Predicted 3D model of a 73-nucleotide RNA (transfer RNA) from Kiritimatiella glycovorans.
RNA sequence: GGGGCGGUAGCUCAGCUGGGAGAGCGCCAGAAUCGCACUCUGGAGGUCGUGGGUUCGAUCCCCAUCCGCUCCA
Numbered sequence: 001g002g003g004g005c006g007g008u009a010g011c012u013c014a015g016c017u018g019g020g021a022g023a024g025c026g027c028c029a030g031a032a033u034c035g036c037a038c039u040c041u042g043g044a045g046g047u048c049g050u051g052g053g054u055u056c057g058a059u060c061c062c063c064a065u066c067c068g069c070u071c072c073a
Base pairs, nucleotide, nucleotide: 001072002071003070004069005068006067007066010025011024012023013022019056027043028042029041030040031039049065050064051063052062053061
């Protein structure tokens, strides 16, 4: 220098053909318990790496770019 994969909640990750942003764990509150843990119910928490483009509409498609892993030279 070139190719491939990945970047989504505090952590680990889904998101199927463009239209509702989600799960588990964690956190907060409540229930239950004499109390703690377990369990149950509810809730908070996201500029979907960044910038632009296409589109009525983008996590998803196109371009550039940053970071990580990996392969080639």
It matches the Rfam family "tRNA". It is annotated as a transfer RNA. NCBI's taxonomy places the organism under Bacteria, Kiritimatiellota, Kiritimatiellales, Kiritimatiellaceae, Kiritimatiella.